[in-house]
RNA sequence: CGCUGUGGCGCAACGGAUAGCGCGCUGGACUUUUACUUCAGAGGUUGUAGGUUCGAGUCCCAUCAGCG
Numbered sequence: 001c002g003c004u005g006u007g008g009c010g011c012a013a014c015g016g017a018u019a020g021c022g023c024g025c026u027g028g029a030c031u032u033u034u035a036c037u038u039c040a041g042a043g044g045u046u047g048u049a050g051g052u053u054c055g056a057g058u059c060c061c062a063u064c065a066g067c068g
Stems, first nucleotide, its partner, number of pairs: 001068005008023004016054001025041005047063002050060002
C1' cells in the first nucleotide's frame, strides 16, 4: 500500500420493504426405529467507533483483526 471482516460455518444484498440463501441447530409430520423427505422455528448491535444523507451492510474518516 492492496484485499477481506454480515447468525455456529460458507456466502449474498443499485444508498431504499422486516438484512436474505445454503449447510448446521431445535421442534412437528412421515417412518417399527434411525435415516431420507417435508413443514415450522430460534439464531445478526453487518469487527469497533464517528461522519455524510430523508435514508448507510453499501459512501467518507479513524481504529482493530486476518491475508498478501
A computed fold for a 68-nucleotide RNA from Clytia hemisphaerica, annotated as transfer RNA. It matches the Rfam family "tRNA". Rfam links the family to the GO term triplet codon-amino acid adaptor activity. By type it is a transfer RNA. NCBI's taxonomy places the organism under Eukaryota, Metazoa, Leptothecata, Clytiidae, Clytia.